[in-house]
RNA sequence: AAAGCAAGCCAGACAGCCGCUGGCCGCCCGGCAAUCGCCUGGCGGCGGGAGGAAGGUCCGGACUCCAUAGAGCAGGGUGACGGCUAACGGCCGUCCGCCGCGAGGCGCGGAAUAGGGCCACAGAGACGAGCGUAUUAAGUUACGGUGAAACGCGGUAACCUCCACCCGGAGCAAUUCCAAAUAGGCACGCGAUGAUGUUGCUCGCGGAGCGUGCGGGUAGGAAGCUUGAGCCGUGGAGCAAUCCACGGCCUAGAGGAAUGGCUGUCAUAGCGCGCGGGCUUGCCCGCCGCCGUAACAGAAUCCGGCCUAUCGGCUUGCUUUCACU
Numbered sequence: 001a002a003a004g005c006a007a008g009c010c011a012g013a014c015a016g017c018c019g020c021u022g023g024c025c026g027c028c029c030g031g032c033a034a035u036c037g038c039c040u041g042g043c044g045g046c047g048g049g050a051g052g053a054a055g056g057u058c059c060g061g062a063c064u065c066c067a068u069a070g071a072g073c074a075g076g077g078u079g080a081c082g083g084c085u086a087a088c089g090g091c092c093g094u095c096c097g098c099c100g101c102g103a104g105g106c107g108c109g110g111a112a113u114a115g116g117g118c119c120a121c122a123g124a125g126a127c128g129a130g131c132g133u134a135u136u137a138a139g140u141u142a143c144g145g146u147g148a149a150a151c152g153c154g155g156u157a158a159c160c161u162c163c164a165c166c167c168g169g170a171g172c173a174a175u176u177c178c179a180a181a182u183a184g185g186c187a188c189g190c191g192a193u194g195a196u197g198u199u200g201c202u203c204g205c206g207g208a209g210c211g212u213g214c215g216g217g218u219a220g221g222a223a224g225c226u227u228g229a230g231c232c233g234u235g236g237a238g239c240a241a242u243c244c245a246c247g248g249c250c251u252a253g254a255g256g257a258a259u260g261g262c263u264g265u266c267a268u269a270g271c272g273c274g275c276g277g278g279c280u281u282g283c284c285c286g287c288c289g290c291c292g293u294a295a296c297a298g299a300a301u302c303c304g305g306c307c308u309a310u311c312g313g314c315u316u317g318c319u320u321u322c323a324c325u
Stems, first nucleotide, its partner, number of pairs: 001321010012266007020049002023046006030039003051296001055307002058305005063171004075167005080094005095109001096107004110162002115160002117156003127152001131144004175223004185214006197205002230249008270290003274287006
C1' cells in the first nucleotide's frame, strides 16, 4: 500500500424567526367553597419533547385479571459441557464437526441394544432372511460385481418414538374508579271517584300513566403511565457474559395521538480538462468555486433479546499478500 476479519461509536453543528405538544410559575375574569384552597377560560414567562432500530410482533419476563392457579393426561417447546440472567429458543467460555491460507465464521451437536417406519439410483436381493458359487458329517464354513449401507451388533430421530428439562389461559382494547341524557329494570306512593298534559290559576279538551328513590350499563372523565431488572462515572471480582461497592443524574408520556417549518453561516461527503505543490504517473495534499444535509424510519404499558431495513463517516485491535529500509 492493497484485500479483508472482529469489536465499538456517530446519525450534522450553531444562530434567528414562526408554530405543535404537554409541564411549572405569575397575573386577571368567572364559578365552588368560605377566608388556607380547588376548578373552567384568557394573558405572560421559564425550562422538557423519538430511535439505533422507536419497525416485524418471533422468543422471554414484569404487571393485571381469570376459582391462591395444584395434580394427572393430552399438546407444545428446548436439547454437547459449564456459566450468566428476573427469564429465554438470548448471551459468554470451552470441546466437537464443517468452511476459510489466515484473522475468524457457521451449528439441523441427547438416545439407533425399548419399539415401529423408511432407505432413491444402481443391484439377483435393501433389513427379512433368503439367493448364487465353492466346501462340509451337518445352513458347516468361506466368498459374492452394485451401493452410503449386503448376507451384520448397517444408516436415518429435520419420520414416529424414547429420555431429561420447561410451559395454566388471556392480554394495557389487561384491569380499577367516578359517572350524564335517553330507553329499559326494581321498590314505594298517587291514579278511570280522571293522574300526567294543554298558559300561572279555574273551566273546557284529551284519556293512562305519573312522581320519588335505588341499582346496572353506555357516552364522557380519571387511574394504570413511566423511578426503572434505569442511565453516567470511578474502583473491584471474573478469560468473558455478568456481578458488587461508592458517587452523581431524572432523561417524551401523548392519547384520532405533539416532537415541525423557513432563513443565514459553516464542518463532512460529492462535483469542477479551476490554481499551486508532491511523488511511486494516477493518485495524494493545500487553496478557490458549485452543490446544500441526505439513508432506514418514527414512541403508544414497560423491560431483556433475536431478526429485518439503513446514505455517509469515525475509532481500536488483528490477518494475508506485495514493496522498501